[in-house]
RNA sequence: AUCCGACAAAGGCAAACUUGCUGAAAGGCAAGGACGCAAAACCAUGGGUCUAAGGGCUAUCGCCUAUGACCGCCAGGUUGCCGAA
Numbered sequence: 001a002u003c004c005g006a007c008a009a010a011g012g013c014a015a016a017c018u019u020g021c022u023g024a025a026a027g028g029c030a031a032g033g034a035c036g037c038a039a040a041a042c043c044a045u046g047g048g049u050c051u052a053a054g055g056g057c058u059a060u061c062g063c064c065u066a067u068g069a070c071c072g073c074c075a076g077g078u079u080g081c082c083g084a085a
Stems, first nucleotide, its partner, number of pairs: 004083002012037002017032006035072001041078003045075003048070003054065004
């Protein structure tokens, strides 16, 4: 250094929920709060999932669609703390 991941050490992040703001929604941001996480740090590159303002279709009910979103869905890429077996 690479691989790997301890009943190690120092720390880190923060699910659900509540409140406020924002958005058409999915969701996002902030405060509180911890379900958990060795990358639960970053990236929308591939897949997957969510939403449907707008657009299209429909006699109506509704249906389809991402340019929107999810990295704490999986994979991939980039970077990082420690050093037992």